Context: one part of a larger RNA
RNA sequence: UGACGGGGGCCCGCACAAGCGGUGGAGCAUGUGGUUUAAUUCGAAGCAACGCGAAGAACCUUACCUGGCCUUGACAUCCUGCGAACCUUUUAGAGAUAGAAGGGUGCCUUCGGGAACGCAGAGACAGGUGCUGCAUGGCUGUCGUCAGCUCGUGUCGUGAGAUGUUGGGUUAAGUCCCGUAACGAGCGCAACCCUUGUCCUUAGUUACCAGCAUGUAAUGGUGGGCACUCUAAGGAGACUGCCGGUGACAAACCGGAGGAAGGUGGGGACGACGUCAAGUCAUCAUGGCCCUUACGGCCAGGGCUACACACGUGCUACAAUGGGGCGUACAGAGGGUUGCCAAGCUGUGAAGUGGAGCUAAUCUCAUAAAACGUCUCGUAGUCCGGAUUGGAGUCUGCAACUCGACUCCAUGAAGUCGGAAUCGCUAGUAAUCGUGAAUCAGCAUGUCACGGUGAAUACGUUCCCGGGCCUUGUACA
Numbered sequence: 001u002g003a004c005g006g007g008g009g010c011c012c013g014c015a016c017a018a019g020c021g022g023u024g025g026a027g028c029a030u031g032u033g034g035u036u037u038a039a040u041u042c043g044a045a046g047c048a049a050c051g052c053g054a055a056g057a058a059c060c061u062u063a064c065c066u067g068g069c070c071u072u073g074a075c076a077u078c079c080u081g082c083g084a085a086c087c088u089u090u091u092a093g094a095g096a097u098a099g100a101a102g103g104g105u106g107c108c109u110u111c112g113g114g115a116a117c118g119c120a121g122a123g124a125c126a127g128g129u130g131c132u133g134c135a136u137g138g139c140u141g142u143c144g145u146c147a148g149c150u151c152g153u154g155u156c157g158u159g160a161g162a163u164g165u166u167g168g169g170u171u172a173a174g175u176c177c178c179g180u181a182a183c184g185a186g187c188g189c190a191a192c193c194c195u196u197g198u199c200c201u202u203a204g205u206u207a208c209c210a211g212c213a214u215g216u217a218a219u220g221g222u223g224g225g226c227a228c229u230c231u232a233a234g235g236a237g238a239c240u241g242c243c244g245g246u247g248a249c250a251a252a253c254c255g256g257a258g259g260a261a262g263g264u265g266g267g268g269a270c271g272a273c274g275u276c277a278a279g280u281c282a283u284c285a286u287g288g289c290c291c292u293u294a295c296g297g298c299c300a301g302g303g304c305u306a307c308a309c310a311c312g313u314g315c316u317a318c319a320a321u322g323g324g325g326c327g328u329a330c331a332g333a334g335g336g337u338u339g340c341c342a343a344g345c346u347g348u349g350a351a352g353u354g355g356a357g358c359u360a361a362u363c364u365c366a367u368a369a370a371a372c373g374u375c376u377c378g379u380a381g382u383c384c385g386g387a388u389u390g391g392a393g394u395c396u397g398c399a400a401c402u403c404g405a406c407u408c409c410a411u412g413a414a415g416u417c418g419g420a421a422u423c424g425c426u427a428g429u430a431a432u433c434g435u436g437a438a439u440c441a442g443c444a445u446g447u448c449a450c451g452g453u454g455a456a457u458a459c460g461u462u463c464c465c466g467g468g469c470c471u472u473g474u475a476c477a
Base pairs, nucleotide, nucleotide: 001477002476003474004473005472007471008470009469010468011467012466013465015461016460019425020424021423022422023421026316027315028314029313030312031311032310033309034307035306042053043052064302065301066300067299068298069297070296073125077124078123079121080120081119082118083117086103087102088101089100090099091098092097107114108113127291128290130289131288132287136285137284138280139279140278141276143274148187149186150185151184152183153182154163155162156161167178168177169176193268194267195266196265198236199235200234201233202232203231204230208225209224212223213222214221239262242256243255244254245253246252318418322377323376324375325374326373327372334365335364336363339358340357344353345352346351384415389410390409391408392407393406394405395404431453432452433451434450435449436448437447
């Protein structure tokens, strides 16, 4: 100087407390461990691995296994020879592959040949998701959006080092003020950026419709309009600016006015010096090591989907604030030409048919659902719950057996609110309700985004956890 203390002081955080809803019990989904297996490819491991890499394993993916094949190789550069390339048909085979037949003769040219492509050959080489993340780059997680981490000059100390950065106040903040052997500065904080909340200006189609006209069973449908909503560009606005009080005449704090908004208005992006030899050699790149008729490459089938069990994360429930039937209302944000797919018709339905429109504020996905009105059920393993299983189908796709999603009929399991323990959340939040997108042929209870309805509680900081500053002890570095 640090680190540590079941030392002290001050302070903060959904850290506790106060509340609301969960997990832990059930069924299923999904990930992991374990076991099994020819293989169940690999990585991730307290927080910070476990709906994680994977924004989507039937084949492919795929790295694994079994079997069948190849050896200058699926891919790159160079050399030689032959042939344009390429297309069609056909035989054997699971296919890779091997064989046969036919068509085709292009482009540039100094007529030697050349460019692109294919086949054969020789070797230099290719190739490796093989090992090492404890050799690395890059990227990322985490402490933590915590308020810290340092430097120059000066001063003090023999020196390590100290000072500044401590102290008194204050703040979300090393934020600011005052003091001060320090004076300044840098990286962080904040601001600048995006978005949302109010208003104005400009613009007015595909959006909108107040007034005027017109038309319909009905609809901004039509003429028209740019007021309103909205769209999207520019501006205004919030700064403790104003008033009162407290304070050290400071910084600031408390209350108030005005205001759409008040003291960082809400949300996001943004992550200092560093820590964990944290994670990743399987995104990529890369040193070293290793394989080279195989640890490389091609193909078919299988596996990654197994199942006495254990754990994590979720979904659906156990019901009446509910289930079911009928009627009726209101979003936002997205996607769409190999696409979204309307009306109509067929089917109980998944869907099929149909073909209009749309490269989209125009057409379409697309009925939002919870809510509201009304009827029914009456506390029951039920008109709760939907697992499981049987049958019949739809769709995607060469192909749904291993192993897809969905529909209809039948079946109707466990489950009556969950032990010890444990998680999230402070406001348009929790809870609850639907909607969309990426990936994607198909496949969502996951992820990311969007809106609808919309709470309760916070006395307080003694205690648990994590962190910051000062101080103290130390046989630790």
This is a predicted structure of a 477-nucleotide part of an RNA (small-subunit ribosomal RNA, 3' major domain) from Spartinivicinus poritis. Its Rfam family is "Bacterial small subunit ribosomal RNA". RNAcentral holds the full RNA, with entries from ENA, RefSeq and SILVA.